[in-house]
RNA sequence: GCUGAUGUGGCUCAGUUGGUAGAGCAGUGCACUCGUAAUGCACAGGUCGCGGGUUCGAGUCCCGCCAUCAGCU
Numbered sequence: 001g002c003u004g005a006u007g008u009g010g011c012u013c014a015g016u017u018g019g020u021a022g023a024g025c026a027g028u029g030c031a032c033u034c035g036u037a038a039u040g041c042a043c044a045g046g047u048c049g050c051g052g053g054u055u056c057g058a059g060u061c062c063c064g065c066c067a068u069c070a071g072c073u
Stems, first nucleotide, its partner, number of pairs: 001072007010025004019056001027043005049065005
């Protein structure tokens, strides 16, 4: 330099045919307990790597860039 894959709450990952972003773990509060753990209930936390385009509407489609990983030279 070229090719491919990945990028979504603190972490690990879903998100179907474009239609108001979810789960598990972790966190906070409450209940339960003699107490802790476990368990149950509730709450908070992301505008989706960055910038543009298409569209009534984009995590999803298109373009450029960045980062990580793999391969080729």
Predicted 3D model of a 73-nucleotide RNA (transfer RNA) from an uncultured Clostridia bacterium.
Its Rfam family is "tRNA". The family's RNA type in Rfam is transfer RNA. Its family is annotated with triplet codon-amino acid adaptor activity in the Gene Ontology.